Annotation:
This is a predicted structure of a 92-nucleotide RNA (THF (Tetrahydrofolate) riboswitch aptamer) from a soil metagenome. The sequence is in RNAcentral, with records from MGnify. The prediction has a mean pLDDT of 80.

RNA sequence: CAGAGUAGGUAGAGAGCGUUAAGUGUUAAGAGAUGGGAAGUUGCUCUUAAACGAAAGCCGAUUAGACUGCGUUUCUACUAUCGCAUCCGCUG
Repeated sequence: CAGAGUAGGUAGAGAGCGUUAAGUGUUAAGAGAUGGGAAGUUGCUCUUAAACGAAAGCCGAUUAGACUGCGUUUCUACUAUCGCAUCCGCUG
């Protein structure tokens, strides 16, 4: 001097949830984890509170159930891509 390596993000895929409204997103407070180590937030997760807030349709004798949609919806092995500011460490 160069490089590798995280939590996670996006898209695809699979299986679900809700559509009788949870979830997602916004604001405030607290907590937790976070390249190999220390440590950290403007990134991530969880809890509480507040405000806002939706696309349903159809089959079925009824319920159940099924199908097609919808939701900036949940989880995940995998694929592609992006990917730690500080100090130390690793490789060349």